[in-house]
Context: one part of a larger RNA
RNA sequence: CUGGGCGUAAAGAGUUGCGUAGGUGGCAAAGUAAGCGAAGUAUGAAAUCUUGUGGCUCAACCACAAGCCUAUACUUUGAACUACUUAGCUAGAGCAUGAGAGAGGUAACUGGAAUUUCUAGUGUAGGAGUGAAAUCCGUAGAUAUUAGAAGGAACACCGAUGGCGUAGGCAGGUUACUGGCUCAUUGCUGACACUAAGGCACGAAAGCGUGGGGAGCGAACGGGAUUAGAUACCCCGGUAGUCCACGCCGUAAACUAUGGAUGCAAGCUGUUAUCGGUAUCGACCCCGGUAGUAGCGAAGCUAACGCGUUAAGCAUCCCGCCUGUGGAGUACGAGCGCAAGCUUAAAACAU
Repeated sequence: CUGGGCGUAAAGAGUUGCGUAGGUGGCAAAGUAAGCGAAGUAUGAAAUCUUGUGGCUCAACCACAAGCCUAUACUUUGAACUACUUAGCUAGAGCAUGAGAGAGGUAACUGGAAUUUCUAGUGUAGGAGUGAAAUCCGUAGAUAUUAGAAGGAACACCGAUGGCGUAGGCAGGUUACUGGCUCAUUGCUGACACUAAGGCACGAAAGCGUGGGGAGCGAACGGGAUUAGAUACCCCGGUAGUCCACGCCGUAAACUAUGGAUGCAAGCUGUUAUCGGUAUCGACCCCGGUAGUAGCGAAGCUAACGCGUUAAGCAUCCCGCCUGUGGAGUACGAGCGCAAGCUUAAAACAU
């Protein structure tokens, strides 16, 4: 390489979100004849190889004959399929019209509870903390309680197997701007589609740069305990950080450890959105459809666990990735980065 695989054994890239090249591509008609099939012609050296016959006493070996050399070129021809050209169709895709749900995004404004601190009042000896203590706070008046003020961060209940988003993720309220989705009508376009190497964009937390902010929490650090020790677990403090703006970083058990698209193939039960029917004064209830999201489960699959119309079933198309373990996601080189480092990525050797 072929073959076989990728939920958990090695293996789905963080999102494939946009999309280039490339690969693949719905129904049906006519034409072309490039692919593809058939026939013919020419070429396809010898040796080798296969079969047959013969020669060395046999064999190896040698000779002769036939075959083979699966190919290339040209000509003729062709049912289907692919391709190309022309003119079409509407089941894919998109647009339009009418409804609708939503923590989707960005910005501004704003609300209450709570913690902390400060000011003032009341009040007096404790408070805090733990397995038990101590460090710590407090007669310079703490804790408790009342009133007021400041400031930062997060949004109880609703709240959910709920909703939205490509993923990361998104939750007090209001307003402005804005993206996507679903349902219904079937009106329009007429294959405009799928995937996607490179590329572009986004991408939790931590971390970095500049400038702000700093209530609570809290790496590092200090102290008290525990302990044989205790660079920990527990306690008292506490700096970066956590927050905001702008710019980097580009990684996570970035997980459904499950790439995307399309079709097919038993059901049952919930729930969200919406439509139709039935019923009703009306709404619910009930029945059915579509799109999502959960729990079981037939067939089938699986090493088993389990998956099971949201597949890990049955198929097709495209991409990515894997090939014993350690060495190693390391070295070197290259690219990116302020740095931390990231991406790409071996070998010797050992077993």